[in-house]
């Protein structure tokens, strides 16, 4: 890597370098020279892990130093299966993903 488990409609950007991409793939939309990607500084968001309230597990509530993550747009929408409607459309699951814990 892979299984496994948990979450994914909230929230958080300024700077310098860089110079056309980029939002995972596929249709769409978008979003970019009023500067994309990627590097760095600095800053801020959450609250897996982590500390802490109780004796221990869930559970919940506090912290935010360390370990990840993450800062347009629900994981931007679809997609695939079943319901509803009226051709838009809505609604529920699931597919993929992405994070995190665990493991090797």
């Nucleotide at each position: 890597a892979a299984c496994u488990c948990a979450u994914c409609a909230a929230g958080a950007g300024c700077g310098a370098g860089g110079g056309a991409g980029g939002g995972a793939a596929c249709g769409g939309c978008c979003c970019u020279a009023u500067g994309a990607a990627c590097u760095c500084g600095c800053g801020g968001c959450a609250a897996c892990c982590c500390c802490u309230g109780a004796a221990g597990c869930g559970u919940c509530g506090g912290g935010a130093a360390g370990g990840u993550g993450c800062c347009a747009a629900a994981u931007c929408c679809g997609a695939c299966a079943g319901g509803g409607a009226a051709u838009a459309c809505c609604c529920u699951g699931g597919u993929a993903g992405a994070u995190g814990a665990c493991g090797a």
Molecule: SAM riboswitch aptamer (S box leader)
Organism: Anaerolineae bacterium